[in-house]
RNA sequence: GUAGAGUAAGUAUUAUGCGUUAAGUGUUAAAGGAUGGGAUGUCGCCUUUAAACGAAGGACUAUGUCCGCGGUAUAAUGCUGCAUCCGCUGC
Numbered sequence: 001g002u003a004g005a006g007u008a009a010g011u012a013u014u015a016u017g018c019g020u021u022a023a024g025u026g027u028u029a030a031a032g033g034a035u036g037g038g039a040u041g042u043c044g045c046c047u048u049u050a051a052a053c054g055a056a057g058g059a060c061u062a063u064g065u066c067c068g069c070g071g072u073a074u075a076a077u078g079c080u081g082c083a084u085c086c087g088c089u090g091c
Base pairs, nucleotide, nucleotide: 001091002090003089004088009080010079011078012077013076014075015074016073017072018070019069020068027051028050029049030048031047032046033045037086038085039084040083041082057067058066059065060064
C1' cells in the first nucleotide's frame, strides 16, 4: 500500500410464549444507558416518565381445548450490517 475479519441492530423462517376483559408494538417530548479489539460518537438501538392515537375475534365444550388476530415478546438459524482515529489477520 492492498484485501479481509469483527458491533448494536434490521429482516426472513421455525419454535415456545404473552395479550385479545388490551398489555405490547408504533408516534412525539424529556432524561439516562449500552454499542466491531481500544477511545470518541449519533441522525441508528435500548430503558424510564408524560401526552395523543389505537385493534378481531370465533368454534367446540368435558371448563378446558382448538383455530385466528396483534405492524406482540424471546431464542435458534440464514442474510444485511458502524462514523472518525488507532489496532488485528493475510498478501
This is a predicted structure of a 91-nucleotide RNA (THF (Tetrahydrofolate) riboswitch aptamer) from a marine sediment metagenome.
The RNAcentral record of the sequence draws on MGnify.
Its Rfam family is "THF (Tetrahydrofolate) riboswitch aptamer". Rfam links the family to the GO term tetrahydrofolate metabolic process.